[in-house]
Context: one part of a larger RNA
RNA sequence: UGCUGGCCGCCUGAGGGGAAGGCCCGCCUAGUACGAAAGGAACGGCGGGUCGCGGCCACUGGUGGACGGGUCCUCCGACGAGGGGGUGCCCGGUAGCUACGCCGUAAGGGGUAAGCCCUGAAAGCAUCUAAGGGCGAACCCCACCCCAAAAAGAGGCGGCCUUUAAGGGCAGGGGUAGAAGACCCCGUUGAUGGGAUGGCGGUGUAAGCUCCGAGGGAUUCCGAGGAGUUCAGCCGACCAUUCCCAAUAGC
Numbered sequence: 001u002g003c004u005g006g007c008c009g010c011c012u013g014a015g016g017g018g019a020a021g022g023c024c025c026g027c028c029u030a031g032u033a034c035g036a037a038a039g040g041a042a043c044g045g046c047g048g049g050u051c052g053c054g055g056c057c058a059c060u061g062g063u064g065g066a067c068g069g070g071u072c073c074u075c076c077g078a079c080g081a082g083g084g085g086g087u088g089c090c091c092g093g094u095a096g097c098u099a100c101g102c103c104g105u106a107a108g109g110g111g112u113a114a115g116c117c118c119u120g121a122a123a124g125c126a127u128c129u130a131a132g133g134g135c136g137a138a139c140c141c142c143a144c145c146c147c148a149a150a151a152a153g154a155g156g157c158g159g160c161c162u163u164u165a166a167g168g169g170c171a172g173g174g175g176u177a178g179a180a181g182a183c184c185c186c187g188u189u190g191a192u193g194g195g196a197u198g199g200c201g202g203u204g205u206a207a208g209c210u211c212c213g214a215g216g217g218a219u220u221c222c223g224a225g226g227a228g229u230u231c232a233g234c235c236g237a238c239c240a241u242u243c244c245c246a247a248u249a250g251c
Base pairs, nucleotide, nucleotide: 005161006160007159008158009157010156011155015147016146017145018144021051022050023049024048025047026046027045028044034039052105053104054103055102056101060099061098062097063096067092068091069090070089071088072086073085074084075083076082108142109141110140111139115135116134117133118132169251170250172186173185174184175183192246193245194244195242196241197240198239199238200236201235202234203233208229209228210227211226212225215222216221
């Protein structure tokens, strides 16, 4: 752009795509069939492993230039608290992303190939075939996962708006969407982002004050460290609540 107005929601599925899975072990079948013995199956069933493929993050682990703590040098500060610079180094670590973690990769139906059969004439017999019928593969179709109405035969259902256009785009607030575009959501009839508050979680017990304190100095001073206040303080990408701020007005 088309599908002969537009917006929203839900579908159908023509037709495509796909790893559909491969291999191994143990047990039962069974010390059975078979075999003189030695030895020793299968059909079928059950359980597990590994590789590959797809998905996921509750668990376990990794990362985690969010964050918390410890510590080193230096500077600011009051010799404090706190802070600047150094991904400094070390110990942890939420979300997210992940594998070393978890889940799935199942059961089946239909049609056939070679092949095997039934019935059965031509051809009084025989014959799987000529009519007819039954089986039969990791194959084909369905079943399973994904895409899909641009399937030009351009589909269906529901709601709303509509010629005064409806509506779309830009701009605005954003997003597990994302290189830019795109996509999706929100815009006061609002929880879209920020803030605040709460929950949950990370770190690990802040500062100040009080007490203790090896000793030093000497008349009431200095002091690492310890205890209490304190499951503190600080912080969060998570989950909520709340119109406090910004999504106003607009082009």

Large-subunit ribosomal RNA, domain VI from Candidatus Nanoclepta minutus, 251 nucleotides, folded computationally.
The prediction has a mean pLDDT of 81.
It matches the Rfam family "Archaeal large subunit ribosomal RNA". Rfam links the family to the GO terms ribosome and structural constituent of ribosome. On this family, see Yusupov et al., Science 2001: "Crystal structure of the ribosome at 5.5 A resolution".
The organism belongs to Candidatus Nanoclepta, within Archaea.